[in-house]
Context: one part of a larger RNA
RNA sequence: CUGGGCGUAAAGGGUGUGUAGGUGGUCCAUAAAUUUGAAAUAAAAAAUCCAGAGUUUAACUUUGGAAAACUUUUCAAAACUAAUGUGACUAGAGAAUCAGUAAGGAUAGUAGAAUUUUUAGAGGAGUGAUGAAAUGCGGAUAUACUAAAAGGAAAACCACGGGCGAAGGCAACUAUCUGGCUGAAUUCUGACGCUGAGGCACGAAGGUAUGGGGAGCAAACAGGAUUAGAGACCCUGGUAGUCCAUAGCUGUCAAUCAUGAGUGUUUAAUCUUGGAGAAUAAAUCUCUAAUGUUUCAACUAACGUUCUAACACUCCGCCUGGGAAGUACGACCGCAAGGUUGAAACUC
Numbered sequence: 001c002u003g004g005g006c007g008u009a010a011a012g013g014g015u016g017u018g019u020a021g022g023u024g025g026u027c028c029a030u031a032a033a034u035u036u037g038a039a040a041u042a043a044a045a046a047a048u049c050c051a052g053a054g055u056u057u058a059a060c061u062u063u064g065g066a067a068a069a070c071u072u073u074u075c076a077a078a079a080c081u082a083a084u085g086u087g088a089c090u091a092g093a094g095a096a097u098c099a100g101u102a103a104g105g106a107u108a109g110u111a112g113a114a115u116u117u118u119u120a121g122a123g124g125a126g127u128g129a130u131g132a133a134a135u136g137c138g139g140a141u142a143u144a145c146u147a148a149a150a151g152g153a154a155a156a157c158c159a160c161g162g163g164c165g166a167a168g169g170c171a172a173c174u175a176u177c178u179g180g181c182u183g184a185a186u187u188c189u190g191a192c193g194c195u196g197a198g199g200c201a202c203g204a205a206g207g208u209a210u211g212g213g214g215a216g217c218a219a220a221c222a223g224g225a226u227u228a229g230a231g232a233c234c235c236u237g238g239u240a241g242u243c244c245a246u247a248g249c250u251g252u253c254a255a256u257c258a259u260g261a262g263u264g265u266u267u268a269a270u271c272u273u274g275g276a277g278a279a280u281a282a283a284u285c286u287c288u289a290a291u292g293u294u295u296c297a298a299c300u301a302a303c304g305u306u307c308u309a310a311c312a313c314u315c316c317g318c319c320u321g322g323g324a325a326g327u328a329c330g331a332c333c334g335c336a337a338g339g340u341u342g343a344a345a346c347u348c
Stems, first nucleotide, its partner, number of pairs: 003320004007303002012316001014202004021195003025089003028085003033081001034078007048066007092192001093189005098183004104178007116150006126137002163170002206250003209246004216242002221237004260315006268294003272290007298305002321348003330341004
């Protein structure tokens, strides 16, 4: 290499879109790339097989013959695959109409609860914190209470193994713009499909650049405790950051369902969410798209999976003992931090 694999043993790319490539519904006609058949060609020697010869026999040696994949040419056939046709079709795919659906996305605005700060009132000694304390705050009038104002951030209840989104993710309310999904029937296009190396786009948190903003929280830092020590856990403070803007940059994660995408087939039961239909006084029943929970068969090393991890097919990614190592070197990307690609010696 092949083979065999990728939920948990090594192994699914973070996610999408899409180029090349791979792969792909039904029917008709043409031709024959291809396949099959026939004939010829050519098929070294040896080996093999058949008939002989030799060594007492045999193995072995040897003579003659046969057979033969593959090669080239000609003729014929046309079921499959591929090809051709301004061919045909509608079951895949898509479009139109109607009705729904949800924290899907973007922008702008608005209201309320709470924390904090400030001002005013009233009040008068503690408060706060903890396992217990202390640091801290407080007669420069705190904490607690009332009223008003400011400012920032987040969205209690509803709320749910509920919903939406490709993933990351998305939750106050309203408006505008915008993407998707589902259902019911018809009409239309006519294989337009699937996957997808590169490419391109998106991509939590953190970090980074510039300018704003800064209530709460809070790396770093300081102090108080704890302790043998305490560079920690606990407490009091507290700066970056968290928030906003930029076609900003970074491009990573236990980016997990540790399970790539798509298609077909396969036992039952049931909850929930969306839509449609039937029946009815009501309970209910049926179909469909999904989120789940049990379960037959099947699979699995087992655990378990169960519209899949079953049975099959198509395409991509990845794995090949542990460590050294996701390191070194080189290349590419980045402002940097770093990222992507990614060894070997040696060792067990």

Small-subunit ribosomal RNA, central domain from Parvularia atlantis, 348 nucleotides, folded computationally. The RNAcentral record of the full RNA draws on SILVA. Rfam family: Bacterial small subunit ribosomal RNA. Gene Ontology terms of the family: ribosome and structural constituent of ribosome.